[in-house]
This is a predicted structure of a 75-nucleotide RNA (c-di-GMP-I riboswitch aptamer) from Sulfurovum sp. The organism belongs to Sulfurovum, within Bacteria. It was read from a public genome assembly, where an Rfam model found it.
RNA sequence: UAUUGAAAAAGCUAAACCCAUUGUGAAGUGGGGGCAGAAAGCCAUGGGAUUCAAGAAGCCAGCCAGGCUACCAAU
Numbered sequence: 001u002a003u004u005g006a007a008a009a010a011g012c013u014a015a016a017c018c019c020a021u022u023g024u025g026a027a028g029u030g031g032g033g034g035c036a037g038a039a040a041g042c043c044a045u046g047g048g049a050u051u052c053a054a055g056a057a058g059c060c061a062g063c064c065a066g067g068c069u070a071c072c073a074a075u
Base pairs, nucleotide, nucleotide: 002075003074004073005072012037013036017032018031019030020029021028022027035062041068042067043066045065046064047063048060050058051057
């Protein structure tokens, strides 16, 4: 460096739900909580789903694909 993996160790993230708050809304942020995850870290590029009266403008990276980065172990 590449591939594979989470068995071990150190860790990480945090579903549903509840409270507060922002937003027309999807949803976001903070606290609690713990379903699950080997990239559930980042990116809205393509598809998908979704909000909106919507063609405009958004939202979802824990929907799929793709790109970039990364702890440990084995080869």